The RNA shown here (transfer RNA) has 76 nucleotides and comes from bacterium SCSIO 12827.
RNA sequence: GGGGCCGUAGCUCAGUUGGGAGAGCGCUACAAUGGCAUUGUAGAGGUCGUCGGUUCGAUUCCGUCCGGCUCCACCA
Repeated sequence: GGGGCCGUAGCUCAGUUGGGAGAGCGCUACAAUGGCAUUGUAGAGGUCGUCGGUUCGAUUCCGUCCGGCUCCACCA
């Protein structure tokens, strides 16, 4: 330098023929218990990596850039 995959909540991830942003764990509050653990209920937490384009409408389609993994090439 070229190809491929990936980037979504604090962590691990799901989310396809473009329209509701979600799960588990974690966190907070409450209830059950004498207390802890645990269980249940409720809740908080997201500019969906950046910028731009297409569209009535983009996590989703297109382009650029950034970061991670991997393969190839080049130099030593």
Annotation
Rfam family: tRNA. It is annotated as a transfer RNA. The prediction has a mean pLDDT of 80. The sequence is in RNAcentral, with records from ENA and MGnify.